[in-house]
Context: one part of a larger RNA
Molecule: small-subunit ribosomal RNA, 3' major domain
Organism: Vibrio panuliri
RNA sequence: UGACGGGGGCCCGCACAAGCGGUGGAGCAUGUGGUUUAAUUCGAUGCAACGCGAAGAACCUUACCUACUCUUGACAUCCAUAGAACUUAGCAGAGAUGCUUUGGUGCCUUCGGGAACUAUGAGACAGGUGCUGCAUGGCUGUCGUCAGCUCGUGUUGUGAAAUGUUGGGUUAAGUCCCGCAACAAGCGCACCCCUUAUCCUUGUUUGCCACCGAGUAAUGUCGGGAACUCCAGGGAGACUGCCGGUGAUAAACCGGAGGAAGGUGGGGACGACUUCAAGUCAUCUUGGCCCUUACGGAUAGGGCUACACACGUGCUACAAUGGCAUAUACAAAGGGCGGCCAAUUUGCAAAAGUGAGCGAAUCACAAAAAUUACCUCCUAGUCCGGAUGGGGUUUCGCAACCCCCCCCCCCAGAAUGGGAAACCCUAGUAAUGGGAAAUCAGAAAACCCCGGAAAAUUCCCCGCUUUAACC
Numbered sequence: 001u002g003a004c005g006g007g008g009g010c011c012c013g014c015a016c017a018a019g020c021g022g023u024g025g026a027g028c029a030u031g032u033g034g035u036u037u038a039a040u041u042c043g044a045u046g047c048a049a050c051g052c053g054a055a056g057a058a059c060c061u062u063a064c065c066u067a068c069u070c071u072u073g074a075c076a077u078c079c080a081u082a083g084a085a086c087u088u089a090g091c092a093g094a095g096a097u098g099c100u101u102u103g104g105u106g107c108c109u110u111c112g113g114g115a116a117c118u119a120u121g122a123g124a125c126a127g128g129u130g131c132u133g134c135a136u137g138g139c140u141g142u143c144g145u146c147a148g149c150u151c152g153u154g155u156u157g158u159g160a161a162a163u164g165u166u167g168g169g170u171u172a173a174g175u176c177c178c179g180c181a182a183c184a185a186g187c188g189c190a191c192c193c194c195u196u197a198u199c200c201u202u203g204u205u206u207g208c209c210a211c212c213g214a215g216u217a218a219u220g221u222c223g224g225g226a227a228c229u230c231c232a233g234g235g236a237g238a239c240u241g242c243c244g245g246u247g248a249u250a251a252a253c254c255g256g257a258g259g260a261a262g263g264u265g266g267g268g269a270c271g272a273c274u275u276c277a278a279g280u281c282a283u284c285u286u287g288g289c290c291c292u293u294a295c296g297g298a299u300a301g302g303g304c305u306a307c308a309c310a311c312g313u314g315c316u317a318c319a320a321u322g323g324c325a326u327a328u329a330c331a332a333a334g335g336g337c338g339g340c341c342a343a344u345u346u347g348c349a350a351a352a353g354u355g356a357g358c359g360a361a362u363c364a365c366a367a368a369a370a371u372u373a374c375c376u377c378c379u380a381g382u383c384c385g386g387a388u389g390g391g392g393u394u395u396c397g398c399a400a401c402c403c404c405c406c407c408c409c410c411c412a413g414a415a416u417g418g419g420a421a422a423c424c425c426u427a428g429u430a431a432u433g434g435g436a437a438a439u440c441a442g443a444a445a446a447c448c449c450c451g452g453a454a455a456a457u458u459c460c461c462c463g464c465u466u467u468a469a470c471c
Base pairs, nucleotide, nucleotide: 019425021423023421026316027315028314029313030312031311032310033309034307035306042053043052064302065301066300067299069297070296073125077124078123079121080120081119082118083117086103089100090099091098092097107114108113127291128290130289131288132287137284138280139279140278141276148187149186150185152183153182154163155162156161167178168177169176193268194267195266196265198236199235200234201233202232203231208225209224212223213222214221239262242256243255244254245253246252318418322377323376326373327372334365336363339358340357343354344353345352346351389410390409391408392407432452434450435449
């Protein structure tokens, strides 16, 4: 100088408290540990690993295992020789591959050859998801969107260092004011950026329809309109600007007016100096080491999906604020041509057949669901709950046995609100009900985005109690 203290003071934070709903108990999904296995590939391990890398393991992916195979190699550059490239068919094989076989002579040319491509041969080399994240770059997590971290000159001290950055106020903030041996400055804070909330203006199609007219069983359907909504360009608007009070006459705070919005309006992007030899050599990059007829390459099948068990994260429930049946209203955001698929026919259905429109403010996905109205069930392991098992079907795909999803019929288990413990959340938030789609042939209970309906409590004032402290 730091760090630390069951030392002190001040302050902050869903840290506690107050309150809401969950987890921990059940079943299932998913990840991990462990065990098993020929293999169950590898990594991530307190917070900050465990629905994490993986935005999607039937083959592929795939790195693992077994079997069968190749050795200048699947891939790159160089050399020599030969051949256009390419292509048809057969046989053996699980296939990789091997052995035969058909057609084919192109492009440029100074006729020497050249540009590609293929085969063979020799070696230089290729190749490695092999090791080391404690040799590295890059990227990322975390403390933490916490308010801090520093420097120049000066001054003080023998010096390490200090001062500035401390103090009095104030703020979300080292934010600002005042004071001060300090005076300036930098990285952070804030502002600038995007979005959302209000208004004006410009534009008017694919969107809109108030006024006028036409038409229909019905619909902005048509003529037309440019008002309104929406869209997307430009502007306005919020600055403690105004008023009152408090305060050191300061900074600022409290209250008020006006206003769509008020004191950073809400949300996002943005992450200082550092810390954890944090994570990643398996995205990529890269030093060193190691393998080189194998630790490289190809193929088929299997495995990553195993299962006495333990943990994390979720979904569905245990019901009447509910289940079931019928009818019914209102979103936003998104993707769509090897796609989205209307209408219609068949089927109980998944779906199939036929087929219009739309590369989309035009067409379709598309039904929003909780809601509302009415019927029924009457507290029961039930008309709750749906696991599990049996049978049958459909789609995708070369292929669904290991090992996918969906549909129909039957089967109906555990679970009656969950011990110790421990989690999230302060407002359009929690909790709750739906929609969309990145990955993707197919395969969400996960992830990400969207809008619907929609809380409680704290924060303010007063009193009391307890504790600490003091007497």